[in-house]
């Protein structure tokens, strides 16, 4: 230095949930909390996958029509603690 991750040491992050806030929602931020994580650090401009549907559009209910209700499609929205690429990083047995 590269690969690897037993035993440790120093640390780090923070699932579910709760409180407050933002958002149409998914979800995000702050605080509490601590399930777990050797990258549970960064990146949504490797790639795949998943979630939501404000707006848009189509169908339908109602009905003269309109308002309104229901459903389908849809990302420009979101997820890195879904897989995975790339970059960076503490320590250490063999």
């Nucleotide at each position: 230095c590269u690969a690897u991750g037993c035993c440790a040491a120093a640390g780090g992050c923070a699932c579910u949930c709760c409180g407050g806030g933002c958002g149409a929602a998914a979800g995000c931020c702050c605080g509490g909390g601590u399930c777990g994580c050797a990258a549970a650090g960064c990146c949504a401009u490797a790639g795949g996958g998943u979630c939501u549907a404000c707006a848009g559009u189509c169908c339908u209910c109602a009905g003269c029509a309109a308002a309104g209700g229901g459903g389908g499609c849809c990302a420009c929205g979101a997820c890195a603690g879904c897989c995975g690429u790339g970059c960076u990083g503490c320590c250490a047995a063999a």